Source information
A computed fold for a 73-nucleotide RNA from Accumulibacter sp., annotated as transfer RNA. It was read from a public genome assembly. Rfam family: tRNA. It is annotated as a transfer RNA.
RNA sequence: GUCCCUAUCGUCUAGAGGCCUAGGACACAACCCUUUCACGGUUGGUACCGGGGUUCGAAUCCCCGUGGGGACG
Numbered sequence: 001g002u003c004c005c006u007a008u009c010g011u012c013u014a015g016a017g018g019c020c021u022a023g024g025a026c027a028c029a030a031c032c033c034u035u036u037c038a039c040g041g042u043u044g045g046u047a048c049c050g051g052g053g054u055u056c057g058a059a060u061c062c063c064c065g066u067g068g069g070g071a072c073g
Stems, first nucleotide, its partner, number of pairs: 001072007010026004018056001028044005049065005
């Protein structure tokens, strides 16, 4: 330099155009339980990388950029 893959809560991840004011696990916080801790239970929180486009409607499709990973040179 060319090409391919990829980006969602703190971390990992679900999502395949309308059922998503985005779900789950772990972590965290508060409360309950317990003499206390642990275990268990209940509840909670500024998550869709940025910009543009397509569409009645975009986390989802397309383009550009940025970050990450890879192949070739």